[in-house]
RNA sequence: GGAUUUGAUCCUGGUCCAGGAUGAACGCUGGCGGCGUGGAUAAGGCAUGCAAGUCGAACGAACCAAGUUUUGAACUUUGUUUGAAGUGCGAGAAGUAGCAAUACGGAUUGCGCGGACGAUAGAGGGAAGUUCUUGGUUAGUGGCGAACGAGUUAGUAACACCCUGGUACGUACCCCGAAGUCGGAGAUAGCUCAUCGAAAGGUGAGGUAAUAUCCGAUGGCGAAGCAAUUCUAAAGUCGCAAGACGCUUCGGGAUCGGCCUAGGUCCGAUCAGCUAGUUGGUAGGGUAACGGCCUACCAAGGCUACGACCGGUAGGGGAGGUGAGAGCCUGACCCCCAACGACGGGACUGAGACACGGCCCGUACUCCUACGGGAGGCAGCAGUCGAGAAUAUUCGACAAUGGACGAAAGUCUGAUCGAGCGACGCCGCGUGCAGGAAGAAGGCCUUCGGGUCGUAAACUGCGGUAGCUAGGCAACAAUGCAAAUGAGUGCCUAGCGGAAAGAGGUGGGUAACUACGUGCCAGCACCAGCGGUAAUACGUAGACCUCAAGCGUUAUCCGAAUUUAUUGGGCGUAAAGAGCAUGUAGGAGGUUUCGUGCGUCUCUGGUUAAAGCCCACUGCCCAACGGUGGAAGUGCCGGAGAUACGACGAGACUAGAGGGGGUUAGAGGUGCACGGAACGCACGGUGUAGGGGUGAAAUCCGUUGAUAUCGUGCGGAACACCAAAGGCGAAGGCAGUGCACUGGGACCUUCCUGACUCUGAGAUGCGAAAGCGUGGGGAGCAAAAAGGAUUAGAUACCCUUGUAGUCCACGCCCUAAACGAUGCCUGCUUGGUGUUUCGAGUAUCGACCCUCGGAGUGCCGGAGCUAACGCGUUAAGCAGGCCGCCUGGGAAGUACGAGCGCAAGCUUAAAACUCAAAGGAAUAGACGGGGACUCGCACAAGCGGUGGAACAUGAGGUUCAAUUCGACAAUAAGCGAGGAACCUUACCAGGGCUUGAAAUUCUAGUGGAAAGCUUUCUGAAAGGAAGGCCCUCUCUCAAGGACCGCUAGGACAGGUGCUGCAUGGUUGUCGUCAGUUCGUGCCGUGAGGCGUUCCCUUAAUUGGGGUAACGAACGCAACCCCUAUCCGGUGUUAUUUGUGUCACCGGAAACUGCCCCGCCUAGAGAACAGAAUCAAAUUGAUUGUGUUUUCCAGGCGGGGAGGAAGGAGGGGAUGACGUCAAAUCCGCAUGGCCCUCUGAUGCCCUGGGCCACACUCGUGUUACAAUGGCCGAGACAAUGGGUUGCCAAGCCGUAAGGCGGAGCUAAUCCCAUCAAACUCGGUCCCAGUUCGGAUUGGGGGCUGAAACUCGCCCCCAUGAAGCCGGAAUCGCUAGUAAUCGCACAUCAGCCAUGGUGCGGUGAAUACGUUCUCGAGUCCUGUACUCACUGCCCGUCAACGCAGGGGAGCCGGGAAGAGGUAAAGAUUCGCUUCGCGCGGAUUCAGCCCCAGCUCGGUGACAUGGCGUAAGUCGUAACAAGGCACGCGUAGCGGAAGCUGUGCGUG
Repeated sequence: GGAUUUGAUCCUGGUCCAGGAUGAACGCUGGCGGCGUGGAUAAGGCAUGCAAGUCGAACGAACCAAGUUUUGAACUUUGUUUGAAGUGCGAGAAGUAGCAAUACGGAUUGCGCGGACGAUAGAGGGAAGUUCUUGGUUAGUGGCGAACGAGUUAGUAACACCCUGGUACGUACCCCGAAGUCGGAGAUAGCUCAUCGAAAGGUGAGGUAAUAUCCGAUGGCGAAGCAAUUCUAAAGUCGCAAGACGCUUCGGGAUCGGCCUAGGUCCGAUCAGCUAGUUGGUAGGGUAACGGCCUACCAAGGCUACGACCGGUAGGGGAGGUGAGAGCCUGACCCCCAACGACGGGACUGAGACACGGCCCGUACUCCUACGGGAGGCAGCAGUCGAGAAUAUUCGACAAUGGACGAAAGUCUGAUCGAGCGACGCCGCGUGCAGGAAGAAGGCCUUCGGGUCGUAAACUGCGGUAGCUAGGCAACAAUGCAAAUGAGUGCCUAGCGGAAAGAGGUGGGUAACUACGUGCCAGCACCAGCGGUAAUACGUAGACCUCAAGCGUUAUCCGAAUUUAUUGGGCGUAAAGAGCAUGUAGGAGGUUUCGUGCGUCUCUGGUUAAAGCCCACUGCCCAACGGUGGAAGUGCCGGAGAUACGACGAGACUAGAGGGGGUUAGAGGUGCACGGAACGCACGGUGUAGGGGUGAAAUCCGUUGAUAUCGUGCGGAACACCAAAGGCGAAGGCAGUGCACUGGGACCUUCCUGACUCUGAGAUGCGAAAGCGUGGGGAGCAAAAAGGAUUAGAUACCCUUGUAGUCCACGCCCUAAACGAUGCCUGCUUGGUGUUUCGAGUAUCGACCCUCGGAGUGCCGGAGCUAACGCGUUAAGCAGGCCGCCUGGGAAGUACGAGCGCAAGCUUAAAACUCAAAGGAAUAGACGGGGACUCGCACAAGCGGUGGAACAUGAGGUUCAAUUCGACAAUAAGCGAGGAACCUUACCAGGGCUUGAAAUUCUAGUGGAAAGCUUUCUGAAAGGAAGGCCCUCUCUCAAGGACCGCUAGGACAGGUGCUGCAUGGUUGUCGUCAGUUCGUGCCGUGAGGCGUUCCCUUAAUUGGGGUAACGAACGCAACCCCUAUCCGGUGUUAUUUGUGUCACCGGAAACUGCCCCGCCUAGAGAACAGAAUCAAAUUGAUUGUGUUUUCCAGGCGGGGAGGAAGGAGGGGAUGACGUCAAAUCCGCAUGGCCCUCUGAUGCCCUGGGCCACACUCGUGUUACAAUGGCCGAGACAAUGGGUUGCCAAGCCGUAAGGCGGAGCUAAUCCCAUCAAACUCGGUCCCAGUUCGGAUUGGGGGCUGAAACUCGCCCCCAUGAAGCCGGAAUCGCUAGUAAUCGCACAUCAGCCAUGGUGCGGUGAAUACGUUCUCGAGUCCUGUACUCACUGCCCGUCAACGCAGGGGAGCCGGGAAGAGGUAAAGAUUCGCUUCGCGCGGAUUCAGCCCCAGCUCGGUGACAUGGCGUAAGUCGUAACAAGGCACGCGUAGCGGAAGCUGUGCGUG
């Protein structure tokens, strides 16, 4: 700045949007590079690897290599010796078979060959060991480091941090200075041996070194002490050496720390009191050091409204984001500080730790185990699981910077430098440049012409970033004696090389529009809101807009938001002044002098780290990024100065304030006493039938004597008149009279005090009515209650009763619309007019009167203010001081907590959730059971009807195959339809047709004049099939053409199918009501108003007057038609003629005219009276008032003349802006959609239906009879119509009608003698009839192809209901109503009793505007604006949501009491002097106890909120139908009702 409350407006006020930002995430998309950045959640758990080592120039030892010294294994070979396995030749037992020979059988054994294994001696061979030297490596001892670096933000509201100042302190390595570095000793690890254990890891014995440890010496310096005096140190290594590096003591420095300190540092008061080592002192201990840091004793202090204590949340800062700024929000990366290292505790070592990669203990978790025991700590770098919307590689290198150690080389370094991944961010670049119109194809749109994508593409030429290949060059790069060493990165040249655009949006806010699909569906949406068949808002497409390697969405912060307002808001009615006062703290404070110099101001010094922001210059091609310098850092501290103002101290003053004196008004307060009227009751008298009450009644009282009336007595409450816009009081409030006590105010005086003042958080007091407690009292009134009414109901309004209560005393309660909806105090700022009270002047005998000055209290108004209304010296104006309060509506003044209360309840006082509004003032309408005025057959007064009967007709309903469709209050229903048997016809059943019944056109074929006529068969018909008659024009013939029919095909036709809520046109209605607007101007911030209101008048916004309006338009009226009178003209068909009753045409006449009277309005003039102002010698002028009167104008009313007609003569046509999304797509037209080669929603036909019938309604006809019916006789119209027609005369028939055919295209003939009511005469005699005619039977006539469904008429017969109609309701004001007939349209006929016209006869009534309905104008109220058929409240029922309560259950937190207590520390004892044992204190933890607090869950009951169409009522908005509301009390399904006091909103 905008959107959003409203019909519109202004304001208040919230919500939302546009901007910037992020350690982000998600969706779609993704070319390159540079620089940054990346676990915000689970300080959850972690596999694996690495992140802190180094020094051999401190030390012993071990090992390796080379050289050196000494010893000499395996193996090979030779000699000697042994003689296995195996094999050859023999002998052959036991036993088996056989008579036997013999065979088998082979134990055992002899000899030969063979040469294994072994032993031994010699030679070669060289393993392995040893000594020493040099070089290297290392487990251990020792030194330094490991307290840094790296990570994280759990805890912490605190000297943790920031800023300022300080000192009772320490400080390894480093620097400077001074002085030293002498002599000894005993151990111990490693190692060896033994041994326990699965392991981790120990145990015992032996022996060993040092820059490890100890003792002694010395003491310049140092420490203690007043002093004397006493005490206290050391280490060596390397080097040939010079020397270097160390070591010890002391002093100083630098650096880094410790501690103290003023100030700053989040939220909650629904946390108000906290505290026992607590506050201080003394003594001691402890520490590097001060100190309740610790202990003992003593005292009783300390903190707190400037917020202690408690609870919640949180690392702090430099800085970052935003903002014009002030501010608000944040604390990632980088830097500083702090804290932490699984959780809790503890100490050790050390210069430094109570120690992230150290130790001990406890706890939880994980792992190993041989079950006996052990091990571990990624909030280091990577990585993994988990949770999560979400956050990277188990990378490279110590090249650089830095760190540890070392003399150094060097080693280590997940610090760091680099690379990788992620558009996570910032910055830069690119996706080509130039030409190219047949404006290609294609897409989209289209009014079908075209437009657009669009020079865009294709095509031509040119250039060529990423990448690839090749070549060249530089920086990070210095260290190191030198050799050597770079993880990674850049630039230049040449060649090749075309890979690289999306996302969101397009109704408004907000840049950008069309088509299709969808049809309150699907969906969109940040807000208001889109979507219910023509959606620029949904989805898709095309086009367009914005940004661009990104674009959107979500989350969060700031801004917009002056919407917490210091800058910079408010409080009468929008949210907001406490009900009122007194007064504490605090805040603010009169005139004047001096001092101080605290605030304040000026100058200056220090500090405010670096980085960042800003400025300048500069380095990477630019930029981001970086470098250098400057400025700034609004603060704090120190120094110097100024002294106006504020402050403080001292003094003075009187204008503020208070006091004194005098006067004074008053329903000010408290107590006591007294009074009369009214009312009720009791008693008595008189008296009799009612009284009372209401809209009307009833309950009620009364013959046991009421009401009425008189007398007497008793009782309680309230005080008529005076009385008022009046008075008093701080408010609530206060009223008969008198007395007593008592508070405050005003005026006068200017005597006293001398700033003593104002406001006022807490606090205290007062505080209507209702209500509560105790005790009285109780007449009237009267919650509750009861009864009677009203009502659908009536827990109400009305009535009859009636208890608390109302009254008094005492004690509580503490709230009101406690209101002027307006806090208190002070000052300033034009006026007018009342009233109360005081004073002064004047006047007077006095009292009034008059003028002036105060104090109060009203009204009207100026400036100014205000959103407006309004306020306006009693401010809501202009300023100052102080207090209270507000920050969208609802939830809610509710819940929880707390305080108070006997209770009722009061005070304090939220959130979840929900809505996009809620609200104030004013405007135009509409509405009102609001007001004023006016009108209308609106009511009333009348006449006749409807509603009851039968029938006709239409509608609903029902039925049906179909009963086609439309119309539904008025404004549908005898309406569309002014003619449904077929047709109509749109509906139903069935049968058929498919370029179609009708239209335009094309192609092909065929036929021929075109056309027309006609026969047969079949069929219900349509239709189908087969024939017959006839037979063309142009052209010389042919060909061709024209025209038409048929067949086939294609464009197309066709649709009474849908949408009247897409429309045109037409129509109804308000309403023939008098209204509706415009231009300019003026008023108002504006919507809007004025004009158009007001007064008079009219049928009229008709006219006049007045007037911030002046003009104008559409309506009104008039102009048009008919009619009444007259005149003129023409005269056919009138009439015998003449003529003009008559017909037609044209004109006249009426108007606001003439006369008289009355009324009203305004203007002008005159006279008189009295008033004011100004000027003035008498007097005059001006202004306005009253009375009388004249003139003129306008309007209206009454009467008269004239006239046929008189006040618009009567009637018609004519219908403003608009209302009802009123009616009609089925009169017609028409957008869109739908049906049609899928044979129909199209077309043709037959039959049926639109005519159904339990019922309901509307409109009518005929009646119910005697004002009549019937019979007979008699009289008088007008409008119309007629050739497919009207039809005469005449004849036939009872009649309908038939035959007949004259006349007539009509002032001529016909319908049609043109009528009926009417008149005259007769009859009927009050009855279901001589009323009434329905219904039914029979017989006929007419129309028409055709009267069954379903026509009309005639004759005979039949003779229903009905005896004037409930509630209710309609029409009509004069030639009207009523009544009587006649004609016509449509039409073959007719369901016509309908409609439209015509004439005949021909009334009654209107007091009037109270009421009903409708309308108009003005005022008023309003929470209505879809406008009262509006809006809207509460219970109940259904579903959903969040919250509070809740028997309980579960979990967390902090603190307390008790018990127990590890390690460690302190201390005591024992001691085998061991690192041993035991005890005490402290203490983490554990156990247990009673509460506190926070959260989760929870049966159940409860209130709240939300939800298109649920139930019951009708509370509120209008006088909302009982005015509403506030407080309180009782009652009731619910809104609510009633009592009592108060407010007017």